[in-house]
RNA sequence: GCCCCUGUAGCUCAGAGGCAGAGCAACCCGCUUACACCGGGUAGGUCGCAGGUUCAAUUCCUGCCGGGGGCA
Numbered sequence: 001g002c003c004c005c006u007g008u009a010g011c012u013c014a015g016a017g018g019c020a021g022a023g024c025a026a027c028c029c030g031c032u033u034a035c036a037c038c039g040g041g042u043a044g045g046u047c048g049c050a051g052g053u054u055c056a057a058u059u060c061c062u063g064c065c066g067g068g069g070g071c072a
C1' cells in the first nucleotide's frame, strides 16, 4: 500500500428500511435474623465520525477514524 471482517447500554453481543433490544453488571423492592441465591421492577444509547440515497437510515452507498485478520 491492497483486500476482508468489525464498531449498537458500564461489559459481552442481537437487530429489521418505519418504537433500539437481550444477558451480565448498577440501583430499588420482595424473600432471609442477616448476607447470598431466587423473584419483581427502575435507570442507562448523538447506534464510531462526516456526507449521500430515501417520505423515512442503526440498517443501503461513499469517504475517513479506531480494532482484528490476510497478502505484499
Base pairs, nucleotide, nucleotide: 001071002070003069004068005067006066007065010024011023012022013021018055026042027041028040029039030038048064049063050062051061052060
Molecule: transfer RNA
Organism: Skermania pinensis